[in-house]
About this RNA
The prediction has a mean pLDDT of 75. The RNA shown here (Purine riboswitch aptamer) has 102 nucleotides and comes from Athalassotoga saccharophila.
RNA sequence: AAACUGAGUUUUCAUCACUUCUGUAUAAUCCUGGGAAUAUGGCCCGGGAGUUUCUACCAGACAACCGUGAAUUGUCUGACUACAGAAAGUGAUCGCAAGAUC
Numbered sequence: 001a002a003a004c005u006g007a008g009u010u011u012u013c014a015u016c017a018c019u020u021c022u023g024u025a026u027a028a029u030c031c032u033g034g035g036a037a038u039a040u041g042g043c044c045c046g047g048g049a050g051u052u053u054c055u056a057c058c059a060g061a062c063a064a065c066c067g068u069g070a071a072u073u074g075u076c077u078g079a080c081u082a083c084a085g086a087a088a089g090u091g092a093u094c095g096c097a098a099g100a101u102c
Base pairs, nucleotide, nucleotide: 001011002010003009004008019087020086021085022084023083024082025081026056029049030048031047032046033045034044035043041066042065050057058078059077060076061075062074063073064072091102092101093100094099
């Protein structure tokens, strides 16, 4: 909103919420101060940058590298948060159906 209507009931649509998917942001990334470990190790705390952007900025695995010193590197996998959009109809095939594919 419609129908019926005595009370009310039913149906449809819309909105909101939840869930999922897609897109944008950011690379779950980079810089830096202090402390810590040492090939059975490679970590902890703080500050900053990054987003028309709040928040977050980690975890695991594998490999390399560092000959005992102060420095790690690469690859792969896995989120949250902010905002936006989507979920329709019809046909065919498969299927007992639910449903799936085009």
Record summary
The source organism's lineage runs through Bacteria, Thermotogati, Thermotogota, Mesoaciditogaceae and Athalassotoga. Its Rfam family is "Purine riboswitch aptamer". Rfam links the family to the GO term purine nucleobase biosynthetic process. Rfam describes the family as follows. Riboswitches are metabolite binding domains within certain messenger RNAs that serve as precision sensors for their corresponding targets. Allosteric rearrangement of mRNA structure is mediated by ligand binding, and this results in modulation of gene expression. A class of riboswitches that selectively recognises guanine and becomes saturated at concentrations as low as 5 nM. In Bacillus subtilis, this mRNA motif is located on at least five separate transcriptional units that together encode 17 genes that are mostly involved in purine transport and purine nucleotide biosynthesis.